The RNA shown here (Bacterial RNase P class A) has 393 nucleotides and comes from a Dermatophilaceae bacterium. The RNAcentral record of the sequence draws on ENA. Its Rfam family is "Bacterial RNase P class A". The family's RNA type in Rfam is ribozyme. Model confidence (mean pLDDT): 78 of 100. A source record names the gene rnpB.
RNA sequence: UGAGUCGACCAGGCGGUCGCGCUGUCCUUGGCCGGAAGGUUGGGGGUAUCGAGGAACGUCCGGACUCCACAGGGCAAGGUGGUGGCUAACGGCCACCCGGGGCGACCCGCGGGACAGUGCCACAGAAAACAGACCGCCCCAGCCGGUUCGCUGGCCGGGGUAAGGGUGAAACGGUGGUGUAAGAGACCACCAGCGAUUCGGGUGACCGGAUCGGCUAGGUAAACCCCACCUGGAGCAAGCUCAGACAGUGUGCGUUUGAGGGCGGCCCGCCCGAGUACACGGGUAGGGCGCACGAGCCCGUCAGCAAUGGCGGGCCUAGAUGGAUGACCGUCGCCGGUGUCACGGGAAACCGUGGCACCGGAACAGAAUCCGGCGUACCGGUCGACUCAUCCA
Numbered sequence: 001u002g003a004g005u006c007g008a009c010c011a012g013g014c015g016g017u018c019g020c021g022c023u024g025u026c027c028u029u030g031g032c033c034g035g036a037a038g039g040u041u042g043g044g045g046g047u048a049u050c051g052a053g054g055a056a057c058g059u060c061c062g063g064a065c066u067c068c069a070c071a072g073g074g075c076a077a078g079g080u081g082g083u084g085g086c087u088a089a090c091g092g093c094c095a096c097c098c099g100g101g102g103c104g105a106c107c108c109g110c111g112g113g114a115c116a117g118u119g120c121c122a123c124a125g126a127a128a129a130c131a132g133a134c135c136g137c138c139c140c141a142g143c144c145g146g147u148u149c150g151c152u153g154g155c156c157g158g159g160g161u162a163a164g165g166g167u168g169a170a171a172c173g174g175u176g177g178u179g180u181a182a183g184a185g186a187c188c189a190c191c192a193g194c195g196a197u198u199c200g201g202g203u204g205a206c207c208g209g210a211u212c213g214g215c216u217a218g219g220u221a222a223a224c225c226c227c228a229c230c231u232g233g234a235g236c237a238a239g240c241u242c243a244g245a246c247a248g249u250g251u252g253c254g255u256u257u258g259a260g261g262g263c264g265g266c267c268c269g270c271c272c273g274a275g276u277a278c279a280c281g282g283g284u285a286g287g288g289c290g291c292a293c294g295a296g297c298c299c300g301u302c303a304g305c306a307a308u309g310g311c312g313g314g315c316c317u318a319g320a321u322g323g324a325u326g327a328c329c330g331u332c333g334c335c336g337g338u339g340u341c342a343c344g345g346g347a348a349a350c351c352g353u354g355g356c357a358c359c360g361g362a363a364c365a366g367a368a369u370c371c372g373g374c375g376u377a378c379c380g381g382u383c384g385a386c387u388c389a390u391c392c393a
Stems, first nucleotide, its partner, number of pairs: 001389010012332007020051002023048011053364001057375002060373005065235004077231005082096005097111001098109004112226002117224002119220003134165002136161005142155005173191006192216001194213008239289004248280006260272004296315008334361012
């Protein structure tokens, strides 16, 4: 310098004008209760602080919280699946093991069991699972030929053979030899792999070695199934609370001996009049709580490879409910294109870097009980660690 791998982070800055939401505060104006003092509940205006995200998203997984159910055990159903850790928990994360890919940094794995049992294995192929004879090879019998009389060719039939060819994702260990009519773990040596016993290392998955055995065992469990472990259900429209109207119940007073109501407050009077007043009550309309201090955030330090945890200090950070968090302008910065200038390289075309001008672009997306993950979307940009190649010293 070029090509790459992994991780962390930002998500335009500043200013102005207008606007929105919560809360505090000030001003102002209503309703209701009350004799008053005052209390309570609204509207409007000013002002101050604060006001979305890395994914707020999908709602896939796990928890907190709430209500219902629940003695204990089992069955069923669903889920998880290498090992050891972390965590409130997880199907998440970290480290390691095994397998696969890459020269490498590193990446990928839906990674228990196929000697418990059952099922399935398309197409091709003769045969697809305690296999199989299509071609080939070999032996025997018969027929027809050739012959240098040693043998040899063709056809048909019976048998042997898994070495060779061909099919397939996969054909029942590999290489070499002995052996044989031809062959074959039939036998032998080495290698691979399997099982049993055993030694060493590791917490463990597992790794390395020794001896023996039979010569060899296909795949599929995201098919049934087996093994181990986990799981009660519904969800903030959970749930709790205040409480009109209207039914219902009780008590009092009443129906011409007139309760109660109206006529601006009281008395008289007038009118209406069979119900009415109070209490209880279920909890609808509506309001409030749940609901913003939390497995919280930042900094430092210690333990640990790490995930993570301990300790110390500091901070308070949206809370709507027809649902706020926005719009415009200026300026600076970023990215792309065009033009132009300067410098460097080149024979040239042209390439690289930087300045200036103009034009264009700036994503994905937005809280609604909260938290931990995963997955998905995303214009661009910054930083760190590492790998490979080439060149220079």